[in-house]
Model confidence (mean pLDDT): 80 of 100. Transfer RNA from uncultured Faecalicoccus sp., 71 nucleotides, folded computationally. Rfam family: tRNA. Rfam classes the family as a transfer RNA.

RNA sequence: GGUUCCGUAGCCAAGUGGUAAGGCAAUAGACUGCAACUCUGUGAGCACCGGUUCGAAUCCGGUCGGAACCU
Numbered sequence: 001g002g003u004u005c006c007g008u009a010g011c012c013a014a015g016u017g018g019u020a021a022g023g024c025a026a027u028a029g030a031c032u033g034c035a036a037c038u039c040u041g042u043g044a045g046c047a048c049c050g051g052u053u054c055g056a057a058u059c060c061g062g063u064c065g066g067a068a069c070c071u
Stems, first nucleotide, its partner, number of pairs: 001070007010024003018054001026042005047063005
């Protein structure tokens, strides 16, 4: 330098046009003599900028960061 892929919560991760699942962690409550276990609740707008669309995490362009391979 070229090709391909990835970026979603503190961490892992699903979602491939119709208002973002789940697990761990955190936190509040219930339970308990106090804890632990268990149960219930809470929290994201999707790396950034622009475009298309009635509607974008999702499609398109650019930027940034990361990974693999080739050279």